[in-house]
Predicted 3D model of RNase P RNA and transfer RNA as a complex of 431 nucleotides. Rfam match: Bacterial RNase P class A. It is annotated as a ribozyme. Model confidence (mean pLDDT): 78 of 100.

């Protein structure tokens, strides 16, 4: 200098004017309570301060919270799956092991079990799972020869995604783990290192034991159901109706089912009424700084801040000026922790490779 | 805001215990008819919503996303 990898941060800035939604203070008005002082509430106005995100998104996981029983037992069903740790919890994160890939920094992996069982493998091919011989090779017989019959074989060819270990030497009629060496594979209350996954070694086994479990299944661990339109309170409304059906070893309570528990009729249709307000509603597994422990995720302690939206037809905007690198994806709706997806660009840090110079 | 389900030919749908995709209507050609309709015969037409993974092989199994429909005071 060029190419690249990983991590973090920002998400147009500044000024002015006019609005919108909460919060705090002042003033005015209204109704209420009170003997009064006054108190809280609503509306208006004014001042001060605040007002979307890294994904607020998808709703894909996990939790808090609320109701159903205090969520209990059995079973079905579902999820996860190398090891160790972190966490409120996780299909998350961190570190490590193994595998794949890249020259490398790195990146990716649903990564338990196929010698418990069942099942699947179309077409092609001789043969597709204790399989198998089409061509070939070899032997014997017939035959002048081409060739034919019988047998041996699985080294070579061919088919296929996959053909019952690989390479070499020996051996043989030709061959073959038939024998041997090395590699691979499997087994072991073995040895060494490691918490472990695992790695290295030693011994044994001629190989028996191929693939698929994001096929059923087996093993281990986890999971009750619903969701803030959950749920609670106040006010208003008046039907306390009509029809059909079901059943008292019954029915309902949203439980997949059974037991259990609670309650006593239930389901469908027709008809009628209300469709207002308040709480839940934002202070939280919270932010920032420092110290300590840990490789790290993270944890502990101290200080400090509330400056970090709480709407309910739903606010967070519009206009003007100016500057630049000309502004992407996109907008809270009970709240958090993750994952995934979308995203114009810019900045910072660490590292790798190639070339050049000293 | 929350929950459930779907996407296959021009349209409506099968196929979803994996083996290379069909039916009806529509379209096109032919027969019948003077002609049309009906009827009969033949035939065309598919990135199975998109991307990725598992597998020898995916419409089907798994993951991520897009679009659409329905339900909940």
């Nucleotide at each position: 200098u060029g190419a690249g990898u990983c991590g973090g941060c920002c998400a147009g800035g500044c000024a002015g004017u006019c609005g919108c939604u909460g919060c705090g203070g002042g003033c005015g008005c209204g109704a209420g309570c009170g003997a009064a002082a006054g108190c809280g509430c609503g509306c208006g106005u004014u001042c001060g301060g605040a007002g979307a995100g890294g994904a607020a998104a998808g709703u894909c996981c996990g939790g808090g919270c609320u109701c159903c029983a205090c969520a209990g037992g059995a079973u079905a069903g579902g999820g996860c799956g190398c090891c160790a740790g972190g966490u409120a919890a996780c299909c998350c994160c961190u570190g490590g092991g193994g595998g794949a890939u890249g020259c490398g920094a790195g990146u990716c992996c649903a990564c338990g079990g196929a010698a418990a069982g069942u099942g699947c493998a179309g077409c092609a091919g001789a043969g597709a799972g204790u399989a198998g011989a089409c061509c070939g090779c070899c032997g014997u017989c017939c035959g002048c020869a081409c060739g034919g019959a019988c047998g041996g074989u699985a080294a070579g060819g061919g088919u296929g995604a996959a053909a019952c270990g690989g390479u070499g030497c020996g051996g043989u009629a030709a061959g073959a783990g038939c024998g041997c060496a090395c590699c691979g594979c499997g087994c072991g209350a073995c040895c060494u290192g490691g918490u472990a996954a695992c790695a290295g070694g030693c011994g044994c086994g001629g190989c028996u034991a191929g693939g698929c479990a994001a096929a059923c299944c087996c093993c281990g661990c986890c999971c009750g159901g619903a969701g803030c339109a959950a749920g609670g309170c106040c006010a208003a409304a008046u039907a306390g109706g009509g029809a059909u059906c079901c059943a008292a070893u019954g029915g309902u309570g949203u439980g997949g089912u059974c037991c259990g528990c609670a309650c006593c009729g239930g389901a469908u249709c027709c008809g009628g009424g209300u469709a207002g307000g308040c709480c839940g509603c934002u202070u939280g597994a919270g932010g920032u700084g420092c110290g300590c422990g840990g490789c790290g995720a993270c944890g502990c302690g101290c200080a400090u801040c509330c400056u970090c939206a709480g709407a309910u037809g739903a606010a967070u905007g519009a206009c003007u000026g100016u500057c630049c690198a000309c502004g992407a994806c996109a907008g809270a709706a009970c709240c958090c922790g993750g994952c995934u997806u979308a995203u114009c660009g810019g900045c910072c840090g660490a590292c790798u490779c190639a070339c050049c110079c000293a | 805001g929350g929950g459930u389900c779907g996407u296959u030919a021009g349209c409506u749908c099968a196929g979803c215990u994996g083996g290379u995709a069909g039916a009806g209507c529509a379209g096109c050609g032919g027969a019948c008819u003077u002609u049309u309709a009906a009827u009969c015969c033949g035939u065309u037409g598919g990135u199975c919503c998109a991307g990725g993974g598992u597998u020898c092989g995916a419409a089907u199994c798994c993951c991520u996303g897009a679009c659409g429909a329905c339900c909940c005071a």